[in-house]
A computed fold for a 355-nucleotide part of an RNA from Arsenophonus endosymbiont of Bemisia tabaci Q2, annotated as large-subunit ribosomal RNA, domain IV. Its Rfam family is "Bacterial large subunit ribosomal RNA".
Context: one part of a larger RNA
């Protein structure tokens, strides 16, 4: 030096990314207990003070309860009674120590705020969380031989259930709410026209050649076979039409204007399917940015409260609040301390040296 412990003057987080680690708090009963709140909580809130042993009150209160006695319905009865056993809590006095919850054991507390309602689940072996789940809410499918899922199939699950059921999807308690857009994509519906497959095979054309004509070369050519052409028949889909956003999405520019200035309730114009409503807002979202103002500090890129100029918030991909909850994130305060100023000493275990 390393590991495991102990103590420490004065200060008290000055340490540090960060109070990490350590210290401190701690039990029991009594008193007392705020904001807020879903009236249940918050709460062991916070905070104050008590505690050993011995004697007395004291044969303590209380509990259990024998004998004897009374009454009658004569009993495993009722009432009375209080031997014996057990036993808190308190008052008063005494007494010992530095210390009486004496060791072991045994909450630190409070304030502001983000996130998630909550209990729960998760990366066995670097992540326990704001991620997942959740009750609740909503849309959608499914009429039972259900939808859906696993299976070439038989069959099974769903379910020995039946729309207050089951499947799928999204959101996530609760409170206040959830605006506009159906043009695009999807889904659903309706069915007139257009387009269209297999199928059907009308018609035309080519090849072949019995036969006809011809002196010959050759020309023509029925039927059949064969190659090809493809009229007609013909569904869904597509196109066209309508509905639908708690379906996937989307939710604007530019110019001018008020009697200081500034700003623009107002007007004009272009475009769009419609132009972002409420709420919130430098936010888990803000680039510029350590925005500006206020609070806290002597001093604060963090924190809290506002402002709104939201690069690039926004409403079930939910928006905004919210008591309680938490090995959750950020900030502050009290207490506490070797984290530090600034290190010192002590007790051990290794290593190491010697034997």
């Nucleotide at each position: 030096c390393u590991c495991a412990g102990g103590u420490g003057a004065a200060g008290a987080a000055a340490c540090u990314a960060g109070g990490c680690a350590a210290a401190a708090u701690a039990c029991u009963g009594c008193c007392g207990u705020a904001a807020c709140u879903u009236c249940g909580g918050g709460a062991a809130a916070a905070g104050a003070g008590a505690a050993g042993c011995u004697a007395g009150c004291a044969u303590u209160a209380g509990g259990u309860a024998a004998a004897a006695g009374c009454u009658c319905u004569a009993g495993c009865a009722u009432c009375c009674g209080g031997a014996a056993c057990u036993a808190a809590a308190g008052c008063c006095a005494g007494u010992c120590g530095a210390a009486g919850a004496u060791a072991c054991c045994a909450g630190c507390u409070g304030g502001c705020u983000g996130c998630a309602a909550c209990u729960g689940u998760u990366u066995a072996u670097u992540a326990a969380a704001a991620a997942c789940a959740c009750a609740g809410c909503a849309c959608u499918g499914u009429g039972c031989a259900a939808a859906c899922a696993c299976a070439a199939a038989a069959g099974u699950g769903g379910a020995c259930g039946u729309a207050u059921a089951c499947g799928a999807u999204g959101u996530c308690a609760c409170g206040c709410c959830u605006g506009c857009c159906c043009g695009g994509u999807g889904c659903u519906g309706a069915a007139a026209a257009g387009u269209u497959a297999a199928u059907u095979g009308a018609u035309g054309g080519g090849g072949u050649a019995a036969g006809c004509c011809g002196u010959a070369a050759g020309c023509c050519a029925a039927a059949g076979c064969u190659c090809u052409u493809g009229a007609u028949c013909a569904a869904a889909a597509c196109c066209a039409c309508a509905g639908u956003a708690a379906a996937c999405c989307g939710c604007g520019g530019c110019c001018g204007u008020a009697a200081c200035u500034a700003u623009a309730a107002c007007g004009a114009u272009c475009c769009u399917a419609a132009g972002g409503u409420a709420c919130c807002g430098a936010a888990a979202u803000u680039c510029c940015u350590u925005g500006u103002c206020g609070g806290g500090u002597a001093a604060g890129u963090u924190c809290c409260g506002a402002c709104c100029u939201c690069c690039a918030c926004a409403a079930a991909u939910a928006g905004c609040g919210u008591a309680a909850u938490a090995a959750u994130g950020g900030c502050c305060a009290g207490g506490c301390u070797g984290u530090c100023u600034c290190c010192a000493c002590c007790c051990g275990a290794a290593a190491c040296u010697c034997a």